[in-house]
Transfer RNA from an Oscillospiraceae bacterium, 74 nucleotides, folded computationally.
The sequence was found in a public genome assembly.
NCBI's taxonomy places the organism under Bacteria, Bacillati, Bacillota, Clostridia, Oscillospiraceae.
């Protein structure tokens, strides 16, 4: 230099053929349970889906460019 992959909550990840989708587990906070702690149960908070544009009535999802990381290759 060329090609490919990944980027979504504090962490690990799901998200189908564009629409009713902003989700799970762990973690955090609050409450219940207990003499108390752990376990267990319930609830809450936490996201402008890497960035910028484009297509579309509508984009986490499609397209382009860029950024970071990973891999293959000369």
């Nucleotide at each position: 230099g060329g090609c490919g992959g990944u980027a979504u909550a504090g962490c690990u990840c799901a998200g189908u053929u564009g629409g009713u989708c902003a989700g799970a587990g762990c973690a955090u906070u609050c409450g219940g349970u207990u003499c108390a702690u752990a376990u267990c149960c319930g609830a809450a908070a936490a996201g402008u889906c890497g960035a910028u544009g484009g297509u579309u009535c509508g984009a986490g999802u499609c397209c382009a460019u860029c950024u970071a990381c990973c891999g293959c290759u000369a």
Overview:
Rfam family: tRNA. Rfam's curators write: Transfer RNA (tRNA) molecules are approximately 80 nucleotides in length. It is annotated as a transfer RNA. The prediction has a mean pLDDT of 81.